[in-house]
Molecule: transfer RNA
Organism: Pseudomonadota bacterium
RNA sequence: UCCGAGAUCGUUUAAUGGUAGGACGACGGGUUCUGACCCCGUUAAUCUUGGUUCGAAUCCAGGUCUCGGAA
Numbered sequence: 001u002c003c004g005a006g007a008u009c010g011u012u013u014a015a016u017g018g019u020a021g022g023a024c025g026a027c028g029g030g031u032u033c034u035g036a037c038c039c040c041g042u043u044a045a046u047c048u049u050g051g052u053u054c055g056a057a058u059c060c061a062g063g064u065c066u067c068g069g070a071a
Base pairs, nucleotide, nucleotide: 001070002069003068004067005066006065007064010024011023012022013021018054025043026042027041028040029039030038047063048062049061050060051059
């Protein structure tokens, strides 16, 4: 330099263009003599800027970063 893949709650992982969900964590409550386990609830995310669309995590274009390959 060229080609390809990827970016989602604190972490990890889902989501046919139609309510962004699960697990772990954190917080609150129940249970317990206390703690753990267990149960209930809450918390919190689509890398960024535009475009297409009635509607975008998803499709298109630019940018940033990460990984792989070629020379």